[in-house]
Molecule: Bacterial RNase P class A
Organism: Methylococcales bacterium
RNA sequence: UGAGUUGACUAGGCAAUCGCUGAUUUAUCAGAGGAAAGUCCGGGCUCCACAGGAUAAAGCGCCAGGUAACGCCUGGGAGGUGCAAGCCUACGGAAAGUGCCACAGAAAAUAUACCGCCUAUUUUUAAUAGGUAAGGGUGAAAUGGUGUGGUAAGAGCGCACCGCAUUAAUGGCAACAUUAAUGGCAGGGUAAACCCCGCUUGGAGCAAAACCAAAUAGGAAAGCAGGCUGUAAGGCCAUGUGUGAUCCGCACAGUUUUCGGGUAGGUUGCUUGAGGUGUAUGGCGACAUACAUCCCAGAUGAAUGAUUGUCCACGACAGAACCCGGCUUAUCGGUCAACUCUUCUU
Numbered sequence: 001u002g003a004g005u006u007g008a009c010u011a012g013g014c015a016a017u018c019g020c021u022g023a024u025u026u027a028u029c030a031g032a033g034g035a036a037a038g039u040c041c042g043g044g045c046u047c048c049a050c051a052g053g054a055u056a057a058a059g060c061g062c063c064a065g066g067u068a069a070c071g072c073c074u075g076g077g078a079g080g081u082g083c084a085a086g087c088c089u090a091c092g093g094a095a096a097g098u099g100c101c102a103c104a105g106a107a108a109a110u111a112u113a114c115c116g117c118c119u120a121u122u123u124u125u126a127a128u129a130g131g132u133a134a135g136g137g138u139g140a141a142a143u144g145g146u147g148u149g150g151u152a153a154g155a156g157c158g159c160a161c162c163g164c165a166u167u168a169a170u171g172g173c174a175a176c177a178u179u180a181a182u183g184g185c186a187g188g189g190u191a192a193a194c195c196c197c198g199c200u201u202g203g204a205g206c207a208a209a210a211c212c213a214a215a216u217a218g219g220a221a222a223g224c225a226g227g228c229u230g231u232a233a234g235g236c237c238a239u240g241u242g243u244g245a246u247c248c249g250c251a252c253a254g255u256u257u258u259c260g261g262g263u264a265g266g267u268u269g270c271u272u273g274a275g276g277u278g279u280a281u282g283g284c285g286a287c288a289u290a291c292a293u294c295c296c297a298g299a300u301g302a303a304u305g306a307u308u309g310u311c312c313a314c315g316a317c318a319g320a321a322c323c324c325g326g327c328u329u330a331u332c333g334g335u336c337a338a339c340u341c342u343u344c345u346u
Base pairs, nucleotide, nucleotide: 002341003340004339005338006337007336008335009334010333012311013310014309015308016307017306018305020031021030022029023028033317037328038327040326041325042324043323044322045205046204047203048202052248053247054246055245057201058200059199060198061197062076063075064074065073066072077091078089079088080087081086092196093195097194098193099190100189101188114136115135116132117131118130119129120128121127122126144162145161146160147159148158149157163185164183165182166181167180168179169178170177171176209268210267211266212265219259220258221257222256223255224254226237227236228235229234239253240252241251242250275294276293277292278291279290280289281288282287
């Protein structure tokens, strides 16, 4: 100098005039986002409701932590990838079982011999029989790999190293890593296929729910549901209903369907929170603790807009509707810090 990687902040500013919503001190203050988006996860809260157990179903899947919790975040391990800084991972089990691996190829599993190599025989430039899986071919993948000895030619057939399995020691909370010993050890892949294993899981949702006021027709019809015992109360069995399915349990005593009628108003929920900011301490970190300080939208046919002037980086994606923690997606620019590779100069 050029090219990259990682993290953080910001999201037009200022002034004037008119306009809107809330609070309330009546004179002031406040008023859309980093994603408010997707409705994908997790909760808070409300109700069913006093609400249990099992099965099924669903989700997650290396280890240790963080958190209210999570499929999230942090730090490690293993694997892959990049020259590197870094980045990615749907990362338990294939020796419980089942399924699949097209085409090509002899053969993709109950494995096998197309070409080739070796031996023997014969009718001898070919055929037959036996042996072989080292060489070649096909393929994404061919039955551990490389080298060497041996053999008729070969083969873990022997040996060395690597790989694999088992055991032990050391380090680490652990996942794992290193070392050593023993064993010639066997078709391989695929579970984001079914499956097995471990952990977790009621449901519905602010259109939840609570209160007030008003109105209506105390409407009509059809169906299911009663038996035993007892003087009776009651008890037993049956039937129906109860915010995911099935069964058991529990509670209640009715319940299902059709037609018709009334109401749609107001208040609460509604914004003080697992809250923001600053400092200190602890921690590699995510975060935690303590102290101080601040109040930061609550609309309800839906509030923050319009005009003018000026500056400039000339502004993209884009608007809260109960709230919060995440993830994912869209996106114009500007600013800052650290690190990697490369060129040149000193």